[in-house]
Molecule: transfer RNA
Organism: Coriobacteriales bacterium
């Protein structure tokens, strides 16, 4: 330096180009319990890495750049 993957909620992960982007877990409230745990019930939690096209609509397709991962070259 080239090639590939990957990038989503604090973690871990879903999402046929089409409705409000959802799930476990975590934390928060509540019930229950003498208290705690465990069980239940509830809400909250997001610039979908960043900029841009493409479309009637983009987490999804395309171009560039960041960031990490894995592999091949350079090192005269």
């Nucleotide at each position: 330096g080239c090639g590939c993957c990957u990038g989503u909620a604090g973690c871990u992960c879903a999402a046929c180009g089409g409705a409000c982007a959802g799930a476990g877990c975590a934390g928060u409230g509540g019930a229950c319990u003498u208290c705690u745990a465990a069980u239940c019930c509830a809400a909250a939690g997001g610039u979908u890495g960043c900029a841009g096209g493409u479309u009637c609509g983009a987490u999804u397709c395309c171009u560039g750049c960041c960031a990490g991962g894995c592999g091949c070259g350079c090192c005269a």